This is a predicted structure of a 74-nucleotide RNA (transfer RNA) from Govanella unica. Its mean pLDDT, the model's own confidence on a scale to 100, is 81. The RNAcentral record of the sequence draws on ENA. It matches the Rfam family "tRNA". From the family's description: Transfer RNA (tRNA) molecules are approximately 80 nucleotides in length. The family's RNA type in Rfam is transfer RNA. Its family is annotated with triplet codon-amino acid adaptor activity in the Gene Ontology.
[in-house]
RNA sequence: UGGGGAAUAGUUUAGUGGUAGAACUCCGGAUUCUGACUCCGGCAGCCGUGGUUCGAAUCCACGUUCCCCAGCCA
Numbered sequence: 001u002g003g004g005g006a007a008u009a010g011u012u013u014a015g016u017g018g019u020a021g022a023a024c025u026c027c028g029g030a031u032u033c034u035g036a037c038u039c040c041g042g043c044a045g046c047c048g049u050g051g052u053u054c055g056a057a058u059c060c061a062c063g064u065u066c067c068c069c070a071g072c073c074a
Stems, first nucleotide, its partner, number of pairs: 001070007010024004018054001026042005047063005
């Protein structure tokens, strides 16, 4: 420098244009003599800025960070 991939909750992860889901964690409750397990409930998220669209996590442009491949110089 060129090409490809990734970014969603504290963590891991699903979601190919129509209400953003799950697990773990955390918080509250039930259960228990206490704790754990188990059960019920709750909090919390689309990397950024624009664009397209009636509608964008999803499509497009630019940018940021990370990973892989190739090349150049040393």